Predicted 3D model of a 159-nucleotide RNA (FMN riboswitch aptamer (RFN element)). Rfam family: FMN riboswitch aptamer (RFN element). Rfam links the family to the GO term FMN binding. Model confidence (mean pLDDT): 77 of 100. The sequence was found by an Rfam model in a public genome assembly.
RNA sequence: AAGGAUCUUCGGGGUAGGGUGAAAUUCCCGACCGGCGGUGAUGGCUCGAUGUUUUUGAGCCCAGCCCGCGACUCCGACGGCGUUGCGAACAAGACGCUUUCGGACUGAUCUGGUGAAAAUCCAGAGCCGACGGUACAGUCCGGAUGGGAGAAGAUCAAG
Numbered sequence: 001a002a003g004g005a006u007c008u009u010c011g012g013g014g015u016a017g018g019g020u021g022a023a024a025u026u027c028c029c030g031a032c033c034g035g036c037g038g039u040g041a042u043g044g045c046u047c048g049a050u051g052u053u054u055u056u057g058a059g060c061c062c063a064g065c066c067c068g069c070g071a072c073u074c075c076g077a078c079g080g081c082g083u084u085g086c087g088a089a090c091a092a093g094a095c096g097c098u099u100u101c102g103g104a105c106u107g108a109u110c111u112g113g114u115g116a117a118a119a120u121c122c123a124g125a126g127c128c129g130a131c132g133g134u135a136c137a138g139u140c141c142g143g144a145u146g147g148g149a150g151a152a153g154a155u156c157a158a159g
Stems, first nucleotide, its partner, number of pairs: 004156007017029003031139002033129002035069004043061007064127002073104005079098006109125005131142003
């Protein structure tokens, strides 16, 4: 240093303008948005050294649709809590809620250019986005002052 334990903080953006209608940020035209980790084409940017058609060091940056993860929903297991259960007390059982763990579900990309090589670069075109509510919602309201992939930091022990 990595790894471990405990704790703290942080941890999601977006319908301009217009049409129809009694009513739509939901329909139609159009507008806008892109969580976390990885990869990062031998790439890009900045700074330095060398001192010239390069070489090299350090730092920073690059994917919604390539790989994986998270949120929503559902199922199961161990445990916990509550209700019920009783003549009474307990218990089995049943029902509900729930930590943890496991599982299911979980959207979308092509064409051209460059090149030895493109799923990531450049250009163009296209596509995607849980559930409940409501005139049909990625963008409004709600569960959610929740959860969360993870990020940063502090302390401790061992070494």